The RNA shown here (Guanidine-I riboswitch aptamer) has 106 nucleotides and comes from a Syntrophomonadaceae bacterium. Model confidence (mean pLDDT): 83 of 100. Rfam family: Guanidine-I riboswitch aptamer. Gene Ontology term of the family: regulation of gene expression.
RNA sequence: CGAAAGUGUGUCUAGGGUUCCGCAUAUAUUUUUUACAUGGUCUGGUCCGAGUGACACAGGUGCUUAUUCAGGCACUACACCGUAUAGGGAUAAAAGCCCAGGCGGA
Numbered sequence: 001c002g003a004a005a006g007u008g009u010g011u012c013u014a015g016g017g018u019u020c021c022g023c024a025u026a027u028a029u030u031u032u033u034u035a036c037a038u039g040g041u042c043u044g045g046u047c048c049g050a051g052u053g054a055c056a057c058a059g060g061u062g063c064u065u066a067u068u069c070a071g072g073c074a075c076u077a078c079a080c081c082g083u084a085u086a087g088g089g090a091u092a093a094a095a096g097c098c099c100a101g102g103c104g105g106a
Stems, first nucleotide, its partner, number of pairs: 001006001007058006015048002020045002022042001023039003027035002059076006078101001080104001082103001087099003
């Protein structure tokens, strides 16, 4: 704001870190290489991922149709992305994730 309902999930993106993969460096080893340590101030893959981002599916609300079938129409809004380079939390770790549409403002 709305008569009411005003929701959930999936796929993806902005973004995120570093458990694994990859990459780089060091040491040891070596037929080929392999092992281990360090590094996210390494583009990346796996992974996490938006109330105020996208798409889709489902659910919900109202009215209506109804002999049977189980449909039909409309709605499912708005939202300063301020405080914040904040506080706390999970995961290996971090984040636009969660606390939280919190708190504050209008």